RNA sequence: GCGGGAUUAGUUAAGUGGAAUAAUACGACCUUCCCAAGGUUGAGUUAGGAGUUCGAUUCUCCUAUCCCGCA
Numbered sequence: 001g002c003g004g005g006a007u008u009a010g011u012u013a014a015g016u017g018g019a020a021u022a023a024u025a026c027g028a029c030c031u032u033c034c035c036a037a038g039g040u041u042g043a044g045u046u047a048g049g050a051g052u053u054c055g056a057u058u059c060u061c062c063u064a065u066c067c068c069g070c071a
Stems, first nucleotide, its partner, number of pairs: 001070007010024004018054001026042005047063005
C1' cells in the first nucleotide's frame, strides 16, 4: 500500500428497516439481629459524520480505532 472483518449500557454479548434485549455491575426498597445470598424496582446504550427512505442500530459512502490476510 491492497483486501476482509469488528465497533450496541461501566463490562460481556444478542438483535435487525417500524425505533433496542439479556447477564453482570450501580442506586433504592423488601427479606435478615448483621453480612452474604435471594426478590422487586429504577437509571443508563447503537464509534463519529453524511446520504437514501415516511421512518436507519440495520442499507450506501467517508473518517477513527482494533483484528486477520496479501504484498